[in-house]
RNA sequence: UGACUCAAUGCAAACCGGAGGAGACUCCGGGACGCAAAACCACGGGUCCGAAGUUCGGGAAACCGGAAAGGACAGCCGGGUUACCAGA
Numbered sequence: 001u002g003a004c005u006c007a008a009u010g011c012a013a014a015c016c017g018g019a020g021g022a023g024a025c026u027c028c029g030g031g032a033c034g035c036a037a038a039a040c041c042a043c044g045g046g047u048c049c050g051a052a053g054u055u056c057g058g059g060a061a062a063c064c065g066g067a068a069a070g071g072a073c074a075g076c077c078g079g080g081u082u083a084c085c086a087g088a
Base pairs, nucleotide, nucleotide: 001086002085009036010035011034015030016029017028018027019026020025033075039081040080041079043078044077045076046073047072048071049070054067055066056065057064058063
């Protein structure tokens, strides 16, 4: 440095089964849409969830709606860190 091709090696979307969670979603097994960092880190932006508790509004109440706290996504983008293979 890797647009394209080849080789080694690796990951695994949707979906299905099982488990956890309030939920986004996660984990395990199967499965491959894709990926050369689809490895790791929620730092910036973004998207999603937001039960209980807090707060605001409505309501006689049950409860409903919003906000924030808090959380999820690294396979949304940027940034940071590290690594395999090949070439120089």